[in-house]
RNA sequence: GCCUGGAUAGCUCAGUUGGUAGAGCAUCCCCUUGGUAAGGGGAAGGUCAAGGAUUCGAAUUCCUUUCCAGGCU
Numbered sequence: 001g002c003c004u005g006g007a008u009a010g011c012u013c014a015g016u017u018g019g020u021a022g023a024g025c026a027u028c029c030c031c032u033u034g035g036u037a038a039g040g041g042g043a044a045g046g047u048c049a050a051g052g053a054u055u056c057g058a059a060u061u062c063c064u065u066u067c068c069a070g071g072c073u
Stems, first nucleotide, its partner, number of pairs: 001072007010025004019056001027043005049065005
């Protein structure tokens, strides 16, 4: 220098053909217990790496950039 994959909640990850983003763990509250753990219910938490483009509408499509992993020379 070139190619491929990845970047989404505090952490680990889903998101299948474009229609306002979810799960598990963690945090907080409640129930249950004599008390804890376990269990059950609920809440909060996200500018979807950044900037543009297309579109009525983009995490999703296109372009550029940054970072991470792997490969080729």